The prediction has a mean pLDDT of 77. Bacterial RNase P class A from Citricoccus sp. WCRC_4, 393 nucleotides, folded computationally. It matches the Rfam family "Bacterial RNase P class A". Rfam's curators write: Ribonuclease P (RNase P) is a ubiquitous endoribonuclease, found in archaea, bacteria and eukarya as well as chloroplasts and mitochondria. Taxonomically the source falls in Citricoccus (Bacteria, Bacillati, Actinomycetota, Micrococcaceae). The model forms 97% of the base pairs in the Rfam consensus. It was read from a public genome assembly, where an Rfam model found it.

[in-house]
RNA sequence: ACAGGCCGGUGGACGGUCGCAGGGCAUCGCAUGCGAUGCCGUGAGGAACGUCCGGGCACCACAGGGCGGGAUGGUGGGUAACGCCCACUCGGGGUAACCCGCAGGACAGUGCCACAGAAAGCAGACCGCCCGCACGGUGGGUGCGUGCACCCACCGUGCGGGUAAGGGUGAAACGGUGGUGUAAGAGACCACCAGCGGUCCGGGUGACCGGACCGGCUCGGUAAACCCCAUCCGGUGCAAGGCCGAACAGGAUGCGUUCGCAGGGCUGCCCGCCCGAGCAUCCGGGUUGGCCGCUCGAGCCCGUCGGCAACGGCGGGCCUAGAUGGAUGGCCGUCACCGUGGCCCGGGCAACCGGCCACGGCACAGAACCCGGCGUACAGCCGGCCUGUCCCA
Repeated sequence: ACAGGCCGGUGGACGGUCGCAGGGCAUCGCAUGCGAUGCCGUGAGGAACGUCCGGGCACCACAGGGCGGGAUGGUGGGUAACGCCCACUCGGGGUAACCCGCAGGACAGUGCCACAGAAAGCAGACCGCCCGCACGGUGGGUGCGUGCACCCACCGUGCGGGUAAGGGUGAAACGGUGGUGUAAGAGACCACCAGCGGUCCGGGUGACCGGACCGGCUCGGUAAACCCCAUCCGGUGCAAGGCCGAACAGGAUGCGUUCGCAGGGCUGCCCGCCCGAGCAUCCGGGUUGGCCGCUCGAGCCCGUCGGCAACGGCGGGCCUAGAUGGAUGGCCGUCACCGUGGCCCGGGCAACCGGCCACGGCACAGAACCCGGCGUACAGCCGGCCUGUCCCA
């Protein structure tokens, strides 16, 4: 200097003027709670989006058991908790920094592996190789009755037996390499290797890693298929739930009225438990007002200690929206940032950097009970650490 990887921050600013929401103070008016004026302070996000997880809080009177259903899935930590975060292990990708993994179980069972191929779960012989027999052909030898018989070798065809080494098919073929052995082969046997199982040693909290010895020789894949195993899980949700005020109009049908029954509750079902004199269905009327919940929080910032880290302890400091058809805006001016064009000749070998002017632009996007995460969107700018290549010293 270039290329790459990981992390953090910011995401417009200032001044003037008019205006909005909510607090605090003061004054005045009316009257007991409103209005007006003035001053002071505060007033959208890092994702407020998605509504995908986990909670706080509230209600279901209280508390159980079973089935069903759902979620997570290597190990160890963090946290209020989690499906999140951190570290590590194993597997995969990359030269590396790093990134990815729905990462327990295939010897509990069921299912699936198309086509091709002989054969795809305990299988299998298409081509080949070997042996034997029969037939035919060629060559040689021997015998003899001169054209036959026997023997050997080779080739072809057919049948039988042996083989799974070689070749072929396929994503995948029941270990690999080298040898012994065999009629030809084969873990049939041997050496080494991989895998699996057993015993032991070392390291580690653990997942796991390394090593020694022994052994049958070798017992596919798939669970983001059903399933098995381990762990966890009440439901509904601020339109939760309370308080005040105001207004109205009940009727029909069915079941039942204390014996524990109608009915109801405990997510769906069952058991069990509890409440219970009214309940269920249909038709119809009234209320759509105000207040609380509503913002001080598992809160934020700084320092320090512990920890590889996530994070935690201690000390100090700070208060930063609470609306309800739903506030934070309009106008003017000056800058910042980005792009394009021009000028200067300032720096520099160059690439480029710097200054000035003009024009244009300025991302994703807005609380509604609150918080911890994850996912998604995001123009531009700033900073840090790490890896690789080249060059210089």